The part of an RNA shown here (large-subunit ribosomal RNA, domain I) has 529 nucleotides and comes from Nodosilinea sp. LEGE 07088. The coordinates come from a structure-prediction model, not an experiment, and the mean pLDDT is 84. The organism belongs to Nodosilinea, within Bacteria. It was read from a public genome assembly.

Context: one part of a larger RNA
RNA sequence: GGCUCACGGUGGAUACCUAGGCACGCAGAGGCGAAGAAGGACGUGGUUACCGACGAUACGCUUCGGGGAGCUGGAAGCAAGCCUUGAUCCGAAGAUUUCCGAAUGGGGCAACCCUAAAUACGGCCACCUGAAUUCAUAGGGUGGCGCGAGCGAACCCGGCGAACUGAAACAUCUUAGUAACCGGAGGAAGAGAAAGAAAACUCGAUUCCCGUAGUAGCGGCGAGCGAACUGGGAAGAGCCUAAACCAGUGGUUUUUACCAUUGGGGUAGUGGGACAGCGACAUGGACUCGAGCGGUUAGACGAAGCAUUGGAAUGAUGCACCAGAGGAGGUGAAAGUCCUGUAGUCGAAAACUUAACGAUACUAGCUGAAUCCCGAGUAGCACGGGGCACGAGAAAUCCCGUGUGAAUCCGCGAGGACCACCUCGUAAGGCUAAAUACUCCUGCGUGACCGAUAGUGAACCAGUACCGCGAGGGAAAGGUGAAAAGAACCCCGGGAGGGGAGUGAAAUAGAACAUGAAACCGUGAGCCU
Numbered sequence: 001g002g003c004u005c006a007c008g009g010u011g012g013a014u015a016c017c018u019a020g021g022c023a024c025g026c027a028g029a030g031g032c033g034a035a036g037a038a039g040g041a042c043g044u045g046g047u048u049a050c051c052g053a054c055g056a057u058a059c060g061c062u063u064c065g066g067g068g069a070g071c072u073g074g075a076a077g078c079a080a081g082c083c084u085u086g087a088u089c090c091g092a093a094g095a096u097u098u099c100c101g102a103a104u105g106g107g108g109c110a111a112c113c114c115u116a117a118a119u120a121c122g123g124c125c126a127c128c129u130g131a132a133u134u135c136a137u138a139g140g141g142u143g144g145c146g147c148g149a150g151c152g153a154a155c156c157c158g159g160c161g162a163a164c165u166g167a168a169a170c171a172u173c174u175u176a177g178u179a180a181c182c183g184g185a186g187g188a189a190g191a192g193a194a195a196g197a198a199a200a201c202u203c204g205a206u207u208c209c210c211g212u213a214g215u216a217g218c219g220g221c222g223a224g225c226g227a228a229c230u231g232g233g234a235a236g237a238g239c240c241u242a243a244a245c246c247a248g249u250g251g252u253u254u255u256u257a258c259c260a261u262u263g264g265g266g267u268a269g270u271g272g273g274a275c276a277g278c279g280a281c282a283u284g285g286a287c288u289c290g291a292g293c294g295g296u297u298a299g300a301c302g303a304a305g306c307a308u309u310g311g312a313a314u315g316a317u318g319c320a321c322c323a324g325a326g327g328a329g330g331u332g333a334a335a336g337u338c339c340u341g342u343a344g345u346c347g348a349a350a351a352c353u354u355a356a357c358g359a360u361a362c363u364a365g366c367u368g369a370a371u372c373c374c375g376a377g378u379a380g381c382a383c384g385g386g387g388c389a390c391g392a393g394a395a396a397u398c399c400c401g402u403g404u405g406a407a408u409c410c411g412c413g414a415g416g417a418c419c420a421c422c423u424c425g426u427a428a429g430g431c432u433a434a435a436u437a438c439u440c441c442u443g444c445g446u447g448a449c450c451g452a453u454a455g456u457g458a459a460c461c462a463g464u465a466c467c468g469c470g471a472g473g474g475a476a477a478g479g480u481g482a483a484a485a486g487a488a489c490c491c492c493g494g495g496a497g498g499g500g501a502g503u504g505a506a507a508u509a510g511a512a513c514a515u516g517a518a519a520c521c522g523u524g525a526g527c528c529u
Stems, first nucleotide, its partner, number of pairs: 001528009016479002020450002022447007029439002031151002039100003042055003046078002050074002052059001061094006070082003105114003115118001121148002123145007155186001156184004166173001170220001196203002207234004217225002238431003241375001245264008269409001271374004275368004284362001288359003294353004299346003305319005320337002322326001328340003380404007390416001411426005466473002486513001489500004
């Protein structure tokens, strides 16, 4: 020096565990904000650096409920107190709520300064005033209202709108109307009661799912893109206006009439309504108010086991019991019968929510005739674009720009150029639950989800430490024991550390603490050189 064995050190793998995550389901909630939010700064404790809580009434104040023996947060100690005259704690409603922040009296390098008391700016209403420019309008002023502003995860609607990429290059095309940005809204949004779909003896608002179907088609007919009807389901709901006509008011005006406005009337495609007659009070539900079964926000009751072993029993053995409860968690090892609970049964002073029901308001039918009305710079057309699965194509249908420009039911539109016939519908005004999408958030539950290099970046004081001028990037780090019983006292040492003693079931569980692999470093023994 090597090999082997044994015993250690180092190290923190492995198995075990879970305080944290992940994914779903059901239910709730779906907003907060000038009555000052979200998010912060600074303070508040007997002692208080941090976290959490709270706000100069500051580890808290008031009232009403619950609850019943301890309490003064995490978090010990010391000190001082509170509490059956009901504290701490839990729920409901209030009070307080510094400064910054939309931040809004002015300023500002956020959490500060200044004036001294001001809703800054915008909007709406009323009145006054008032240009170019006569009437007017724009603008200005005063007062009132207290409407907007900012924040927030996804979902939704709209505006604007790429490129990498694919086409094995690339330009039409694709990626994709995606991403990004902007505007707006709601708990959903959007769409929606046929100028529809169709071709059956047809259906009957919209939305969503299955399917039709990778079909019909579109396509440098390349890459690729890609419907619809019928059918099966979820849900189900229909309405209001404009006009004709009537009445009122005001204005213009020469009676006439016209215009404006208010109320009535009226709403349809087997055309409807006005108009002229007849006749009637039924039915309905989506607004509001009342009502209040029930629900939510604290809680309450709630069965049944002992002995031996052991440090400890929930295990084993022996003998029992409950079960509308043998879900789960905890307890010194593995508990239906020890604890919290579970099944089951009850419960609200207060706040919120809400079914039935009631009220207000609104809402009906028949006949006739053919006078009137039935949404105009609209429909259509031409040109240029967009969007439709459809790239200009034979290109309908839908939308926009420029130009042109109808008809009123004997009307008009559509049925994929166009025409005829036939069929279907009734544009140019508006509203409308449910079925559908999503989850920043709350409660409950579940998992052939993870178990500390996993699972969130974060199980631990993490968006922290640290890095970067900044935008931004972004960690590592869990486990003594049943209980601190956390090692009094003695010895070596300056200490660190250790040896005794003691605790404990165990200290090779001693805080660098459960298990404790390997690499790596030793000690001892054997063998070889």